[in-house]
Predicted 3D model of RNase P RNA and transfer RNA as a complex of 427 nucleotides. Rfam match: Bacterial RNase P class A. Rfam classes the family as a ribozyme. Rfam's curators write: Ribonuclease P (RNase P) is a ubiquitous endoribonuclease, found in archaea, bacteria and eukarya as well as chloroplasts and mitochondria.
RNA sequence: CAAGCAAGCUGGACAGCCACGCGAGUGGGGCGAAAGGCCCGCACGUGAGGAAAGUCCGGGCUCCACAGGGCAAGGAUAACGGGUAACACCCGCCGGGGGCGACCCCAGGAAAAGGGCAACAGAAAUAGACUGCCUGCCUUUUUGGCAGGCAAAGGUGGAAAGGCGAGGUAAGAGCUCACCCGAUGGCGCGGAAGCGUCCAUCGCUGCAAACUCUAUCCGGAGCAACGCCGUGGGAGAACAAUAGGCCGGCCCGGCCGUUCUCAGGAGGCGGCUGGAGCGCGUCGGCAACGGCGCGUCGAGAUAGAUGGCUGUCUUAAAAGACAGAACCCGGCUUACAGGCUUACUUGCAUA
RNA sequence: CGGGGUGUAGCGCAGGUGGUAGCGCACUUGACUGGGGGUCAAGGGGCCGCAGGUUCAAGUCCUGUCACUCCGACCA
Numbered sequence: 001c002a003a004g005c006a007a008g009c010u011g012g013a014c015a016g017c018c019a020c021g022c023g024a025g026u027g028g029g030g031c032g033a034a035a036g037g038c039c040c041g042c043a044c045g046u047g048a049g050g051a052a053a054g055u056c057c058g059g060g061c062u063c064c065a066c067a068g069g070g071c072a073a074g075g076a077u078a079a080c081g082g083g084u085a086a087c088a089c090c091c092g093c094c095g096g097g098g099g100c101g102a103c104c105c106c107a108g109g110a111a112a113a114g115g116g117c118a119a120c121a122g123a124a125a126u127a128g129a130c131u132g133c134c135u136g137c138c139u140u141u142u143u144g145g146c147a148g149g150c151a152a153a154g155g156u157g158g159a160a161a162g163g164c165g166a167g168g169u170a171a172g173a174g175c176u177c178a179c180c181c182g183a184u185g186g187c188g189c190g191g192a193a194g195c196g197u198c199c200a201u202c203g204c205u206g207c208a209a210a211c212u213c214u215a216u217c218c219g220g221a222g223c224a225a226c227g228c229c230g231u232g233g234g235a236g237a238a239c240a241a242u243a244g245g246c247c248g249g250c251c252c253g254g255c256c257g258u259u260c261u262c263a264g265g266a267g268g269c270g271g272c273u274g275g276a277g278c279g280c281g282u283c284g285g286c287a288a289c290g291g292c293g294c295g296u297c298g299a300g301a302u303a304g305a306u307g308g309c310u311g312u313c314u315u316a317a318a319a320g321a322c323a324g325a326a327c328c329c330g331g332c333u334u335a336c337a338g339g340c341u342u343a344c345u346u347g348c349a350u351a
Numbered sequence: 352c353g354g355g356g357u358g359u360a361g362c363g364c365a366g367g368u369g370g371u372a373g374c375g376c377a378c379u380u381g382a383c384u385g386g387g388g389g390u391c392a393a394g395g396g397g398c399c400g401c402a403g404g405u406u407c408a409a410g411u412c413c414u415g416u417c418a419c420u421c422c423g424a425c426c427a
Base pairs, nucleotide, nucleotide: 001347002346003345004344006342007341008340009339010338012313013312014311015310016309017308018307020047021046022045023044025042026041027040029039030038031037049322053333054332056331057330058329059328060327061222062221063220064219074218075217076216077215078214080092081091082090083089094108095106096105097104098103109213110212114211116207117206118205130154131153132150133149134148135147136146137145138144162180163179165177166176167175181203182202183201184200185199186198187196188195189194226270227269228268229267231427232426234262235261236260237259238258239257244256245255246254247253277296278295279294280293281292282291283290284289352423353422354421355420356419357418358417361376362375363374364373370407378394379393380392381391382390383389400416401415402414403413404412
């Protein structure tokens, strides 16, 4: 320098003007019996994200059910050790796979509990003999036929009862032996998963991401949850029934039962944002993470505010990508233009 | 905002304990008819919304994603 790999950060900054939501303050004009109420204005503070998204997991919170325990059904997870409030997340490690490598990926328990499936092709799919090799007999010139042995070679398939070589044999075969592969047990190492080869025995098909078994965990619903106030209408009770109320100066006339209680899903208020919070330092730990100390407060709308213009800077040039909070938090997944930093790998060049 | 369901031929639907995808209407061709309709016979048309994974093999099992649709305000 080129190509790559991993982790982290950023997602324009500053100033001015105009506009909007929220907070506390203030001013006076109006409404009102009054209020800390309602309306209007002023200045100040503050105002989207790394994913606010998908709603896929785990919790907080609220209501319902059970209020004690167990079983079944249903669902979820799956090597081992640790972290965490918890998790299907994270870290470390083991095993398997990929890459020259840095590094990446894995739903990674059990097929000797049980049933089930393996289409087509192929002789045969868990069971054997089509071509073939060998022996015997028949026919006997060959070809061929019958009986038996074999599983090396061919062929089919995703998969054909370890691989390869030598011995052996009528031909063959773990039939025997050496080496290699795999399984189980013993021994050694490790905290464990597991690893090692020395020994012994053996050669067992695949599918559990269809059913199943084993171990562990799980009550249901969701802020349109839920609580409070409460309009019209509704339900009930009491009282009055030539009374009373409203329209009206009065009469005539017209209209209406009155009061209280209950439930309440029009509407309003609360829930609502300070929390497993964030930043820095230090200590423990390989790490995830945890302890301690100091500092700090960063939206809360309810038809839904966070926008627009101008200038300067950064730049080769240009503010451009994905995208808009709606109860909150920890993760995962998905979308994403451009830029920065650090560690490492491979190749080339130079010293 | 929250919670469910469905994507298969032009249209409406089966198939969902994996093995090469069907039914009805519609469409095309032919026969019957002078012609239409109707009937009969034959036939065409699908990478099962998209992408990835498990498996020898995926419409089916698993994950992600996209689209459509329903429910939640129990009188107003």